[in-house]
RNA sequence: CCCUUAUCAAGAGUGGCGGAGGGAACGGCCCUGUGAAGUCACGGCAACCUGCGUUGUAAGGCGCCAAUCCGACGGGAGCGAAAGAUGAGGA
Numbered sequence: 001c002c003c004u005u006a007u008c009a010a011g012a013g014u015g016g017c018g019g020a021g022g023g024a025a026c027g028g029c030c031c032u033g034u035g036a037a038g039u040c041a042c043g044g045c046a047a048c049c050u051g052c053g054u055u056g057u058a059a060g061g062c063g064c065c066a067a068u069c070c071g072a073c074g075g076g077a078g079c080g081a082a083a084g085a086u087g088a089g090g091a
Stems, first nucleotide, its partner, number of pairs: 002090007013042005021031003026071003043065003048061003051057002068083001073080002
């Protein structure tokens, strides 16, 4: 990178360094010098896999801590699809 599958309306941030971008991509819209990305420390959320237990726990492996932000394709709309993200499995 590709395939299969589950979930995506909830939840959870402070500080140091850093110094202008960020929210996947396009258009909008939004966040940002009252400090973006990144990174470190500490903290937290969650419960996919493992463990333990028996319907929970949070020890380990991930993940996450603005909103899948809206639109784009189908539909009058609810919604669905596509795309994306994360987990588990596979090639």
The RNA shown here (SAM riboswitch aptamer (S box leader)) has 91 nucleotides.
Rfam family: SAM riboswitch aptamer (S box leader). From the family's description: The SAM riboswitch is found upstream of a number of genes which code for proteins involved in methionine or cysteine biosynthesis in Gram-positive bacteria.